c-di-AMP riboswitch aptamer (ydaO/yuaA leader) from Cryptosporangium phraense, 126 nucleotides, folded computationally. Its Rfam family is "c-di-AMP riboswitch aptamer (ydaO/yuaA leader)". Rfam describes the family as follows. This family represents a conserved RNA structure found upstream of the ydaO and yuaA genes in Bacillus subtilis and related genes in other bacteria. Of the family's consensus pairs, 92% are formed in the model.
RNA sequence: GGGCAGUCGCCGCUGAAUCGCAAGAACCGGGGAACCGAGUUCCCGGGGUGAAUCCGCCGUCGAGGCGGUAGGGCAGCUCCCGCCCGAACCCGUCAGCUAACCCGGUAAGCGGCCUAGUGGGAGUGA
Numbered sequence: 001g002g003g004c005a006g007u008c009g010c011c012g013c014u015g016a017a018u019c020g021c022a023a024g025a026a027c028c029g030g031g032g033a034a035c036c037g038a039g040u041u042c043c044c045g046g047g048g049u050g051a052a053u054c055c056g057c058c059g060u061c062g063a064g065g066c067g068g069u070a071g072g073g074c075a076g077c078u079c080c081c082g083c084c085c086g087a088a089c090c091c092g093u094c095a096g097c098u099a100a101c102c103c104g105g106u107a108a109g110c111g112g113c114c115u116a117g118u119g120g121g122a123g124u125g126a
């Protein structure tokens, strides 16, 4: 001097997931009238959170794999370039919207602590 790992602190990212000693506040989600919408039955039901849907091909069924895609993210916004994600879980035959009202969540996972630019001054030598 460089690399790796850990701890503390600080600065950030995804996300509703923050603040407060606490009670709580704040943010977020679900259920729930009229009106509107909704034909009924059966079935392999149906529904919710989330950006995370859908398509094609491969795979003996399948598990899974490849490619793409609606959509989403990358320190206020926008343009260009670039880099990523495009999951997972829950309810349990049941839920459209929905005032009053009712019920819940506040997790988890990561990155950085450097880089770039501009200007001024001093000293030495010639």
Stems, first nucleotide, its partner, number of pairs: 009113006018025002026106006036096001045094001046091004054068005071085004
The sequence is in RNAcentral, with records from Rfam.